[in-house]
RNA sequence: UCCGCCGAGGAGCGCUGCAGCGUCCCAAGAGGGGCGUGAGGCUCGGCGGGGGCGGCCAGGUUCGUGAACGGCGCUCUCUUCAC
Numbered sequence: 001u002c003c004g005c006c007g008a009g010g011a012g013c014g015c016u017g018c019a020g021c022g023u024c025c026c027a028a029g030a031g032g033g034g035c036g037u038g039a040g041g042c043u044c045g046g047c048g049g050g051g052g053c054g055g056c057c058a059g060g061u062u063c064g065u066g067a068a069c070g071g072c073g074c075u076c077u078c079u080u081c082a083c
Stems, first nucleotide, its partner, number of pairs: 001050009010076006018041001020037007040069001
């Protein structure tokens, strides 16, 4: 760094719909269109695997910190402030 799985980022309902996914059609091409689905797809952490780079390695103690973000509307929960 990439892929897969798991966990966390309080919970729920509705709407739209990009990507993605499924299906059909046109092309027969890498593309286009219809229908359906679709708002944790993002970030952090853990595990496994692949690739790249670097070159001392491993462990312990103390202190600090406990994230940021997530279309629109509504409801609830938690915390703070004001009335």